Context: one part of a larger RNA
């Protein structure tokens, strides 16, 4: 010297574009953070408004509306978002390997989608409970649920020749027996029989994305850890996986790591990077990006293409609340935000307008992802704080050898500018896609393909442009003994105090404290703390 996710004194004018709990993986009041699909299916409201009736209590029908809740159903909830406890590991990076595998949705190819049945939820009734919630009996639908029927492929089995190989196997053909499937919903047309079309669904082969497993090499500290191990090494046969294997059982052998540091113990998320530095190296892993990993503490499996699942389930623990004491709720390491630790870190904001995401045929809905906005000089990076002209070198301060000197063209003064700054007036891009309309193409029609029109902006009346107006509102902060640029006076008297290092202060201190002057950098300057 450079550098920070700083943080503290002093000061502070605007803008852009960044960045903000590094501590307590401590507890958390509230609100929002995953929903959607009626073109998969039964069923369907209160309220309010109209008319009618009427024993004036009230009651029926119609619109609200097939909405709105709810319910079965599909899909997605495993993705985005958070964090760094834990991990020293095939966790990470890197090159491999899988002949040991899996892959919803998406593209592509084929084949196919016949015919039945059976419950069940919402619903109604009974009941039970403080409440969370439940029980019985009845009714009812489907693209939910089960049989059955087909067999291009597919699985298993058995038999045949054949082809490749890494020699462990892998692969396609032909015959046989045996298994395993499907679901329907809309638009148009119609002579009603049906055709046609999108969206589905069921087999099968291939992409294409994303995974799981395994192996070489790499990256921390302690030998003041020296010996570790029994499912432990390693067969066989079984299990279980989507799949290899002690994964997980039986039995059988008694191995198998280890000074080229096993075992222990301590520390820590890996990485691309980022600081530094010529470089070699060194330290670091804040944002942004890939991986892992967690999810109130520990444990489990359901579903499901995929999870052993943050805002699912179930046990146990700790700890909050609720309660009729019989029972029950809950998990902010999501966005705000609160308490607490602490030197120390933000609004309980606005909007899906925009990019990406989920469903949806589509309009649309959902989105604290994300756009933007607020708060902090945190940080970078730009602009201002006026310009010119002004000498009797003014007053005033300071210093003096008392002549001067120095502040200092600095100031007044005088002509200007108007960036900003106040006020008025105009005022964007970000917007492209849909739906509708209308032409032209094509369909037997539709759907569809193209051209025109065509609604939508959160930030925002913002940015940014143009007029008026006024020098008017906007400079501080460390330093001045050497190292280091910059020095006089008074004050104090080893006193107070000063300091990174040498060290200054005990009566003429350029080192303490004020003054003036001066240096440095400036909306910042210094100080601590880390790193190189």
């Nucleotide at each position: 010297g450079a550098a920070c996710g700083a943080a503290c004194g002093c000061u502070g004018g605007c803008g852009g574009c960044g960045u903000g709990c590094u501590u307590a993986a401590c507890a958390c009041a509230u609100g929002c953070a995953a929903g959607u699909c009626g073109a998969a299916c039964g069923a369907g409201a209160c309220c309010g408004a109209g008319a009618c009736c009427u024993u004036c209590g009230g009651g029926u029908c119609u619109c609200c509306a097939g909405u709105a809740a709810a319910g079965u159903g599909g899909c997605g909830c495993a993705c985005g978002g958070g964090u760094g406890a834990g991990u020293a590991a095939c966790a990470c990076g890197u090159g491999g390997g899988u002949a040991a595998c899996c892959u919803a949705g998406c593209c592509u190819u084929c084949g196919g989608u016949g015919g039945g049945g059976a419950a069940u939820a919402a619903c109604c009734a009974u009941c039970c409970g403080a409440a969370a919630g439940g029980a019985u009996g009845g009714c009812u639908a489907a693209u939910a649920c089960c049989g059955c029927a087909u067999u291009c492929g597919c699985u298993c089995u058995c038999g045949u020749a054949c082809c490749c190989c890494g020699c462990g196997g892998g692969g396609g053909a032909c015959g046989a027996g045996a298994g395993a499937a499907a679901a329907g919903g809309g638009g148009c047309c119609u002579u009603c029989g049906g055709g046609u079309c999108c969206c589905g669904c069921c087999g099968a082969g291939g992409g294409a994305u994303g995974g799981g497993c395994c192996c070489g090499c790499g990256g921390a500290c302690c030998a003041u850890u020296a010996g570790c191990u029994u499912g432990u090494u390693g067969g066989u046969g079984g299990g279980g996986u989507a799949a290899u294997g002690g994964c997980c059982u039986a039995c059988c052998a008694a191995g198998g790591c280890u000074u080229c540091g096993a075992u222990g113990g301590u520390u820590a998320g890996c990485u691309g990077g980022u600081c530094u530095g010529a470089g070699a190296g060194g330290a670091u892993g804040a944002u942004c990006a890939g991986c892992c990993a967690c999810a109130c503490u520990g444990g489990a499996a359901c579903u499901g293409a995929g999870a052993c699942a943050c805002g699912g389930u179930c046990c146990a623990g700790a700890c909050u609340c609720c309660u009729a004491c019989g029972g029950g709720a809950g998990g902010c390491a999501g966005c705000a935000g609160u308490g607490g630790g602490g030197a120390a870190u933000u609004u309980u904001g606005c909007g899906c307008a925009a990019u990406g995401g989920g469903c949806g045929a589509a309009a649309g809905c959902c989105u604290g992802a994300c756009g933007c906005a607020g708060c902090a000089a945190c940080g970078c990076c730009g602009c201002g704080u006026g310009u010119g002209u002004g000498a009797u070198g003014a007053a005033g301060g300071c210093c003096u050898u008392c002549g001067g000197g120095u502040u200092g063209u600095a100031a007044a003064g005088c002509a200007c500018u108007g960036u900003u700054c106040a006020g008025a007036g105009g005022g964007a891009a970000g917007a492209a896609c849909a739906a509708g309309c209308g032409g032209g193409g094509g369909u037997u029609a539709c759907g569809c393909c193209u051209c025109g029109u065509g609604a939508u902006g959160a930030c925002g009346g913002u940015a940014c442009c143009u007029c008026u107006g006024c020098a008017g509102a906007a400079a501080g902060c460390a330093c001045u003994g050497g190292c280091u640029a910059a020095c006089u006076c008074c004050g104090u008297g080893c006193c107070a105090g000063c300091a990174g290092c040498c060290g200054c202060g005990g009566u003429a201190a350029u080192a303490c404290g004020g003054a003036g002057a001066g240096u440095g950098c400036g909306a910042g300057c210094g100080u601590u703390g880390u790193u190189c």

This is a predicted structure of a 532-nucleotide part of an RNA (small-subunit ribosomal RNA, 5' domain) from a metagenome. It matches the Rfam family "Bacterial small subunit ribosomal RNA". Model confidence (mean pLDDT): 81 of 100.